[in-house]
RNA sequence: GCGACGGUAGCUCAGCUGGUAGAGCAGGGGCCUCUUAAGCCCAAGGUCCUGGGUUCAAUCCCCAGCCGUCGCA
Numbered sequence: 001g002c003g004a005c006g007g008u009a010g011c012u013c014a015g016c017u018g019g020u021a022g023a024g025c026a027g028g029g030g031c032c033u034c035u036u037a038a039g040c041c042c043a044a045g046g047u048c049c050u051g052g053g054u055u056c057a058a059u060c061c062c063c064a065g066c067c068g069u070c071g072c073a
Base pairs, nucleotide, nucleotide: 001072002071003070004069005068006067007066010025011024012023013022019056028042029041030040031039049065050064051063052062053061
């Protein structure tokens, strides 16, 4: 330099054909227990890497860029 894959909650990851985003774990509150752990319940937590474009509407489609992993040179 070229190509492929990836970037979504604090972490690990889903998100199908465009209709405005979820799970598990962690953290917070509660129930239970003599207490802790375990278990159960509840709530909170997001500029969907950035900037443009298409569209009534974009995490999703198109273009450019940045970062990471792998491969080829």